TPP riboswitch aptamer (THI element) from a Pseudomonadales bacterium, 98 nucleotides, folded computationally. Rfam family: TPP riboswitch aptamer (THI element). About the family: Vitamin B(1) in its active form thiamin pyrophosphate (TPP) is an essential coenzyme that is synthesised by coupling of pyrimidine and thiazole moieties in bacteria. Of the family's consensus pairs, 91% are formed in the model. Model confidence (mean pLDDT): 76 of 100. The sequence was found by an Rfam model in a public genome assembly. Lineage of the source: Bacteria > Pseudomonadati > Pseudomonadota > Gammaproteobacteria > Pseudomonadales.
RNA sequence: UUCAGGUUGUCGGGGUACCGCUCGGUUGAGACGCGCUUCGCGAACCCGUAGAACCUGAUCCGGCUAGUACCGGCGUAGGGAACAGGCCCCGACCGUGU
Numbered sequence: 001u002u003c004a005g006g007u008u009g010u011c012g013g014g015g016u017a018c019c020g021c022u023c024g025g026u027u028g029a030g031a032c033g034c035g036c037u038u039c040g041c042g043a044a045c046c047c048g049u050a051g052a053a054c055c056u057g058a059u060c061c062g063g064c065u066a067g068u069a070c071c072g073g074c075g076u077a078g079g080g081a082a083c084a085g086g087c088c089c090c091g092a093c094c095g096u097g098u
Stems, first nucleotide, its partner, number of pairs: 001092002005088002007085004011048004017026004032042004054079003060073004
C1' cells in the first nucleotide's frame, strides 16, 4: 500500500401468497395499514453486480398437502437495483533498521 468483511451517509430494487368451519390456519425475513382501489401512498422486512432479494420460464415437472400455498427440480438458464467516506485488515509487495 492492500482483498474480503463489518460500519457511516445518501440513493435505489423487490415481494405482500394459499386454504378453510370467516374467523382461524399453513409457510416465511416479510403475507401489514390507509386511500381517490384493475392502482397509488406509507410502514416493517429483504436485497443492491462476489447480485436465488425479486421477476420470466410457469395455469411447468416431481413430492407433499386442506391448498396455483410449501419442498425439490428447472438453475453453471435468461433478466435484475450503488456510489462515496473513513475504520479494521488475510495474504502479498515495497522501503528502512538489525